Purine riboswitch aptamer from Firmicutes bacterium UBA3941, 100 nucleotides, folded computationally. The sequence was found by an Rfam model in a public genome assembly. Of the family's consensus pairs, 100% are formed in the model. Lineage of the source: Bacteria > Bacillati > Bacillota. Its mean pLDDT, the model's own confidence on a scale to 100, is 76. Rfam family: Purine riboswitch aptamer. The family has 133 seed sequences and 4,097 matches in Rfam 15.1. About the family: Riboswitches are metabolite binding domains within certain messenger RNAs that serve as precision sensors for their corresponding targets. Its Rfam clan is "Purine riboswitches".
RNA sequence: GUUUAUGUACCGUAUAUAACUCAUAUAAUCCUGAUAAUUGGUUCGGGAGUUUCUACCAGGCAGCCGUAACUGCCGGACUAUGAGUGAUAUGCACGAUAUU
Numbered sequence: 001g002u003u004u005a006u007g008u009a010c011c012g013u014a015u016a017u018a019a020c021u022c023a024u025a026u027a028a029u030c031c032u033g034a035u036a037a038u039u040g041g042u043u044c045g046g047g048a049g050u051u052u053c054u055a056c057c058a059g060g061c062a063g064c065c066g067u068a069a070c071u072g073c074c075g076g077a078c079u080a081u082g083a084g085u086g087a088u089a090u091g092c093a094c095g096a097u098a099u100u
Stems, first nucleotide, its partner, number of pairs: 005099002012092006019085007026055001029048006040065002049056001057076001059074005
């Protein structure tokens, strides 16, 4: 240096799972019946809303109201679907180095 055999790292590719990010749904919203309070503005039920299962609350600030009824704002999730990211595992493929 060549050849034979073994077959690994790296690289690539496919799949799966937990995590993170983004997007969509939904506005953690609205309607309605009953119920309670005023040092307060509560509690329970039904319905709507989504190519949609589940959920539909808690906290704070301000306004407003007068036995009757609430209003606005702030930021805080879960769930479903899709996409992306990167880690792990497995398979496929490539095949140095090394050994013979």